Guanidine-I riboswitch aptamer from Paracoccus sp. (in: a-proteobacteria), 111 nucleotides, folded computationally.
Lineage of the source: Bacteria > Pseudomonadati > Alphaproteobacteria > Rhodobacterales > Paracoccus.
RNA sequence: GAGUUUGACGGCUAGGGUUCCGGCGCCACAUGGCGCGUCUGGUCCAAGAGCCGUCACCUGCCCGGGGAGACAUCCCGGCAUGGCGCACGGCGGGACAAAAACCCGGGAGGC
Numbered sequence: 001g002a003g004u005u006u007g008a009c010g011g012c013u014a015g016g017g018u019u020c021c022g023g024c025g026c027c028a029c030a031u032g033g034c035g036c037g038u039c040u041g042g043u044c045c046a047a048g049a050g051c052c053g054u055c056a057c058c059u060g061c062c063c064g065g066g067g068a069g070a071c072a073u074c075c076c077g078g079c080a081u082g083g084c085g086c087a088c089g090g091c092g093g094g095a096c097a098a099a100a101a102c103c104c105g106g107g108a109g110g111c
Stems, first nucleotide, its partner, number of pairs: 007055006015045002020042002022039001023036005057083002062078005086106001088109001092104003
């Protein structure tokens, strides 16, 4: 200096709003209507830098096989109670009913 993997999915949470349910207020009395998320909540959304799990991936001083060849080296295959690192981050915009640590985005920028 260059290349490759650094990932995917599921469950959950911080968090989020208000389509539905519920709650509260008003109207009606009929099964309903309107408003409130500055209503604790259920459904719902939800983390690159949060948690758990599964898979993928990497890997040996291990296992099996191959080559004339004991060992070493090399090649092929298998295998984990091994690894899977580091990570400060706007403004603004986008979707769904709407919002958000969701997406733009491991972005801009910074160290």